Small-subunit ribosomal RNA from a bacterium, 1551 nucleotides, folded computationally. The prediction has a mean pLDDT of 81.
RNA sequence: UAAUUGAAGGGUUUGAUCCUGGCUCAGAACGAACGCUGGCGGCGUGGUUGAUACAUGCAAGUCGAACGGGAAAAUUUUCUUCGGAAGAUGAGUACAGUGGCGGACGGGUGAGUAACGCGUAAUCAAUCUGCCCUCGAGACAGGGAUAGCCAUCCGAAAGGGUGGGUAAUACCAGAUAAGACCACAUCUUCGCAUGUUGAUGUGGUAAAAGGUGGGGAUCUUCGGACCUGCCACUCGGGGAUGAGAUUGCGUCCUAUUAGCUUGUUGGUGAGGUAACGGCUCACCAAGGCGAUGAUGGGUAGCCGGCCUGAGAGGGUGAACGGCCACACUGGAACUGAGACACGGUCCAGACUCCUACGGGAGGCAGCAGUGCUGAAUCAUUCGCCAAUGCGGGAAACCGUGACGGUGCGACGCCGCGUGAAGGAUGAAGGCCUUCGGGUUGUAAACUUCUGUCAGUUACUAGAAAACUAUAUUGGUUAAUACCCGAUAUACUGAUCGGUAUCAGAGGAAGCACAGGCUAAUUUCGUGCCAGCAGCCGCGGUAAUACGAAAUGUGCGAGCGUUGUUCGGAAUCACUGGGCAUAAAGGGUCUGUAGGCGGUCCUGUAAGUUACUGGUGAAAUCCCACGGCUCAACCGUGGAACUGCCAGUAAUACUGCAGGACUUGAGUAUGAAAGGGGCAAGUGGAAUUCCAGGUGUAGCGGUGGAAUGCGUAGAUAUCUGGGAGAACGCCAAAGGCGAAGGCAGCUUGCUGGGUCAUAACUGACGCUGAGAGACGAAAGCUAGGGGAGCAAACAGGAUUAGAUACCCUGGUAGUCCUAGCCGUAAACGAUGGGUACUGCACGAUGGGAGAGCUGAUUCUCUCGUUGUGGAAGCUAACGCGUUAAGUACCCCGCCUGGGGAGUAUGGUCGCAAGGCUAAAACUCAAAGGAAUUGACGGGGGCUCACACAAGCGGUGGAGCAUGUUGUUUAAUUCGAAGCAACGCGAAGAACCUUACCUGGACUUGACAUGUUAGGAUUAAUUCUAUGAAAGUAGAAGGAUUGCUGUUUACAGUGUAACUAACACAGGUGCUGCAUGGCUGUCGUCAGCUCGUGCCGUGAGGCGUCGGGUUAAGUCCCUUAACGAGCGAAACCCCUGUCGUAUGUUGCUACCAGGUUAUGCUGGGCACUCUUGCGAUACUGCCGGUGUUAAACCGGAGGAAGGCGGGGACGACGUCAAGUCAUCAUGGUCCUUACGUCCAGGGCUACAAACGUGCUACAAUGGCCAGUACAGAGAGACGCGAUACCGCGAGGUGGAGCAAAUCUUCAAAGCUGGCCCCAGUUCAGAUUGCAGGCUGCAAUUCGCCUGCAUGAAGUUGGAAUCGCUAGUAAUCGCGGAUCAGCCACGCCGCGGUGAAUACGUUCCUGAGCCUUGUACACACCGCCCGUCAAGCCACCCAAGUUGGAAGCGCCCGAAGCCCGGCACCAAUUGUCCGGUCGAAGGCGAGUCUGGUGAGGGGGACUAAGUCGUAACAAGGUAGCCGUAGGGGAACCUGCGGCUGGAUCACCUCCUUU
Repeated sequence: UAAUUGAAGGGUUUGAUCCUGGCUCAGAACGAACGCUGGCGGCGUGGUUGAUACAUGCAAGUCGAACGGGAAAAUUUUCUUCGGAAGAUGAGUACAGUGGCGGACGGGUGAGUAACGCGUAAUCAAUCUGCCCUCGAGACAGGGAUAGCCAUCCGAAAGGGUGGGUAAUACCAGAUAAGACCACAUCUUCGCAUGUUGAUGUGGUAAAAGGUGGGGAUCUUCGGACCUGCCACUCGGGGAUGAGAUUGCGUCCUAUUAGCUUGUUGGUGAGGUAACGGCUCACCAAGGCGAUGAUGGGUAGCCGGCCUGAGAGGGUGAACGGCCACACUGGAACUGAGACACGGUCCAGACUCCUACGGGAGGCAGCAGUGCUGAAUCAUUCGCCAAUGCGGGAAACCGUGACGGUGCGACGCCGCGUGAAGGAUGAAGGCCUUCGGGUUGUAAACUUCUGUCAGUUACUAGAAAACUAUAUUGGUUAAUACCCGAUAUACUGAUCGGUAUCAGAGGAAGCACAGGCUAAUUUCGUGCCAGCAGCCGCGGUAAUACGAAAUGUGCGAGCGUUGUUCGGAAUCACUGGGCAUAAAGGGUCUGUAGGCGGUCCUGUAAGUUACUGGUGAAAUCCCACGGCUCAACCGUGGAACUGCCAGUAAUACUGCAGGACUUGAGUAUGAAAGGGGCAAGUGGAAUUCCAGGUGUAGCGGUGGAAUGCGUAGAUAUCUGGGAGAACGCCAAAGGCGAAGGCAGCUUGCUGGGUCAUAACUGACGCUGAGAGACGAAAGCUAGGGGAGCAAACAGGAUUAGAUACCCUGGUAGUCCUAGCCGUAAACGAUGGGUACUGCACGAUGGGAGAGCUGAUUCUCUCGUUGUGGAAGCUAACGCGUUAAGUACCCCGCCUGGGGAGUAUGGUCGCAAGGCUAAAACUCAAAGGAAUUGACGGGGGCUCACACAAGCGGUGGAGCAUGUUGUUUAAUUCGAAGCAACGCGAAGAACCUUACCUGGACUUGACAUGUUAGGAUUAAUUCUAUGAAAGUAGAAGGAUUGCUGUUUACAGUGUAACUAACACAGGUGCUGCAUGGCUGUCGUCAGCUCGUGCCGUGAGGCGUCGGGUUAAGUCCCUUAACGAGCGAAACCCCUGUCGUAUGUUGCUACCAGGUUAUGCUGGGCACUCUUGCGAUACUGCCGGUGUUAAACCGGAGGAAGGCGGGGACGACGUCAAGUCAUCAUGGUCCUUACGUCCAGGGCUACAAACGUGCUACAAUGGCCAGUACAGAGAGACGCGAUACCGCGAGGUGGAGCAAAUCUUCAAAGCUGGCCCCAGUUCAGAUUGCAGGCUGCAAUUCGCCUGCAUGAAGUUGGAAUCGCUAGUAAUCGCGGAUCAGCCACGCCGCGGUGAAUACGUUCCUGAGCCUUGUACACACCGCCCGUCAAGCCACCCAAGUUGGAAGCGCCCGAAGCCCGGCACCAAUUGUCCGGUCGAAGGCGAGUCUGGUGAGGGGGACUAAGUCGUAACAAGGUAGCCGUAGGGGAACCUGCGGCUGGAUCACCUCCUUU
């Protein structure tokens, strides 16, 4: 400035978080394709694949005003022998030929090309240029041929030969020469060089063609000459246009391509070209290119532009435009101004076609069109030269598949329409529903209008402002010809447009999506099936995710899908990233190229900056205005084209050149420290071996053992000797070195660093691709050595196994010399250098100063080495003057996980192997740090009948009962570790009952409603049949409410009944759809919240720590302060007391009575009953403790530290249990999965388990006698006294709806018998006889009597309960219930112990901390072999293609050179030569296909073997290396911490 307006994120790794990091989505675009759908128009666009093969037609001709010739049909005239002949018109037309110009343009394609090919900017003083424009000078005068034509011959054809004759603007010789060209000479201009401009002089060389219109004089051989106009021609100068050549810069990937080159690089000379040049040749020299990537390989036409993007960039090169290359494949030249020529020539090759087999013809990557291929271009074998151009022509014209148009295709962009307004009873239908309604929806119907587009009819501009013809007129001219211009009229349209009329809402809407990202939800179907899916993921019976419907959302003649590109992706980071732990610092150093570089001055002006000039084609993009009704589209003008070149100026910075400086760097002198390196020598302790002595039975080794050694004398001990390796204490996160690494002592040689001094040099510096050197351990080669240790190996153990861990042995090796190897967790997981930026405390090597000196202390300073920490940084952890802070310089490296540090190639190595280093395929993650949990064969603290100490059991027997299993017609169902199993079930003979068999019923056994019937209706009774239910039949006959009314009547409603319909019914399924209830961890002490603070965040603090408690109970400390749910307390029972109450309770006292008894009258004192109160709180004392909380002891007290017991169960866990208590969603059955009935079954029985009872006996059994409870229940009941019976029981019926009656305890105590046995133990089993309940006792009840008299003599491994009125033991009661399989369950009281040192261990739990690869949370995760399927890859005996080069042979066409008989000339399908395409042969290189077999890899719900890793993962793990082994792996050597735990040391912080 009108022309700079522009930047978004989401999903997905986790239980959650932050980060790293990939995958994926939303956007735009396309020469697109596919699916569904499809009204109209405008403007564009359409073989991206096979440069594959092509039938047919067309795409380049034109000129008679250059030339010689010259028809026919048809019409017509004359003649005729009637066969025909001649003439005219057609017509100087068509036409072939000679000649000229054009076929080098226009049109197509992108194969090749990585190149001066293209782009851009320069250069040619090294060039050419037909037609065109302009200027100058000309065009004189001759000659000989040839095609056509005629004749003839060969050939199937295509074509060709011979002879004769002819023309030209065809061809040739001569004249002329202002310019031109060549040579020489003189002068001169300019230039970066070679060079060059201009002038003059001399000599030499080279031209030409005519055609046509008009014409007054003059001449004429009557053809013309001559004049004039136009066209054509020749020689020159200039211009314009076009072309050629040269150069700077730019222009893809690959180093798993590192060396390439012989015309190669240069020179001299020659040839050749329009022109320079190794362009070509001869000779000479040996150069030229290359890590700034030569050479080779792969891919590709380049650009203006186009797409995307905020931009920088990235991708691309369709259409339009510029350049290049090509024209079936390869080679070659000719002609020409221009070609090595798309629709020309020659040769070779492949292919196709014709053929008479002799030989010929062809080239759609021109326009249409065809075949195959392909996801795909499936378009017309269209019309016209009217316009714009081009070629020819003087022109008219002719030609033009260029072009202008048409047709086809939603292929793209743009525009229009499919109607508008009103219209609620919110119609019907659809869908949903909580059944009320909602929604589709003003949508439709209906009413009133409009008329775009398509359709119909009629009329009519413009593209034509042009060409041509005619007429008039101006110029030219001698001229009214001709020619040029102007005006008027006429003519020329392939194909398009506009206006009006008519009719009538009539002909015109789809596609995708609806779990999140992402706008939009419900129902049904399906049931991990069918299917979906861009990512995450959905589907296993309630799917908003599959399929359908309804509705909604988005876009709309289109909508989706697929493919590709950019974006988002700062995910290759120039703008704009990183490397301690996530991927990433080279093992270390020296140093080459390169990059970067201290202070001052001067010069220069390359970089840099400013201005100016040229260029940056047009189109495109952008802006303004304008034209099509708008838009797309188009026009005009501008802006822009960020670039390149040139000139001028500036000089701060960088560069370059010169000069100076000292602080960087180095040198010098002095001093001290050190396991720095190499070599030689030497020392003691220990181990082992050998010899000898003493000595005797063991030694050694382990968790425990064994192998092993030892009576042939070991181990032990003493003496002597030998050998090899390593160096205790000092010794230390102390020292030195670049790193690896370095340790007894002494000597020699030697490297580096530090401090002090400030004498010398004067930027000499830093880094460092390649390169070189060093480089632990293991390993290798050769030779030594070999004590100890010790891969491999052997044996012994362990074990399910044990190719291991443990033990006994033991070889390489470990050591030395010489040489390889070149890798490690070679680590600070942190490259080197320089500068800057608060501190505190150490260690170590120097120096200076102060305290008078010394020991010694302090301060300052330089170097090295640690720790804690400020700011800052970081994802966090952490780092923090030794940076991971702030900056600069240089190098190395990274870009999701796996495949893989692998394959292949190269290179190094003796080998082992090292270095360099992919892809296919596969996954949606892999990963870092930190958080909360859970877990650990991690740690610390604490608790519990958890263990221990005790008592009694279970497990053995018999029986009872439950369960499994089996059986069965059925043995109904549920419960399943603790937390199922005497559980649901507090009562299975029928019933219960849900199961089985058989027989029946169907609005039903039960509920509600509607309609109809209303009487021979219901209740009730009876008969037949039957096992019953039921079926069939008979008798019987009830009469209610209200209203009206004449009472007995009518109407209506109701009960019951009958019929029909809605519905009932289901112990059918799902406890993994649910409510409710319950179990369990666990009566464990935990679980949370508000505010605040810390952290990016998940989260943390609070709730941790020190004490204490049964307790997160309380106290203290404290970035926490408070609070809640739990704990405790409140509630109930019990223990003591007081008070109130006294009947059915009690009876001290008074009285009465009895054989006896509170039996009776008083009484309520006591006991007791039932209420209400009191009491216990660490309150008091002493001690300990932090002056705390609290604990220990004591006093008092009925009770003492929660007095005992119960109820009460936090947040949550177990998809725990229950659909069969009940309720309930969904689903299923409906003459049955419902209902009723009879019988059976749930009670079976080889076997196993759980829970109990009774026992095994003398602390006992039996007999006799005798004492003392508590809590309950009772009317279809409890049932006394009495009588009968051996007994169960019976008869009978007092009392009691209960402190009144029923109502009696047993163990115990006393006495007697038994005498250790299968018994006077134990009682199963069985027989007989009875009793009771009940319709019924067989399946299948309980009880009694008599008889029978089994196992069992205290119970293996293992396991359970219990800490005081407890265990143990003894009896009593109740619920359910006709009875009872109850030995169960729930309660009650009687008698009444033992033990606890203690927390090491087992189990469980709580808190803190630590590690983690777990989070379904260790019943976790996870590794490898083997087996199966499938996929891609590698190797491979070979085999089969392709590409490019090399060597040799052969050698077409063709250019060039040479030759052709004695001399001169000429000629040819002539001869020879160099080069030369294709072809052949050979040895190799590179790259594909295929390949028996071999190898590893990826993937795949439930295969095999083990358990390597994650916790100390049960032998800490990992790295390198070597050996071994089914496999994970094991072992040796060295290294690392990215190891837990405990102890010690050191250091730091605080006091």